Predicted 3D model of a 73-nucleotide RNA (transfer RNA) from an uncultured Bacilli bacterium. It was read from a public genome assembly.

[in-house]
RNA sequence: GGCUUUGUAGCUCAGUCGGUAGAGCAGAGGACUGAAAAUCCUUGUGUCGGUGGUUCAAUUCCGCCCAAAGCCA
Repeated sequence: GGCUUUGUAGCUCAGUCGGUAGAGCAGAGGACUGAAAAUCCUUGUGUCGGUGGUUCAAUUCCGCCCAAAGCCA
């Protein structure tokens, strides 16, 4: 330098044939208990890596850039 994959909540990850973004864990509040653990209930303002484009509408499609991993040279 070229190519491929990945980037979504504090963490681990779903969701991609375009239609107003979710789970588990963690955290917070509450119930229960003499107290605690366990259990149960409630709780998410995430510019979906950044920036442009296409579209009525983009996490999803396209261009460029950034970061990580791998392959080739």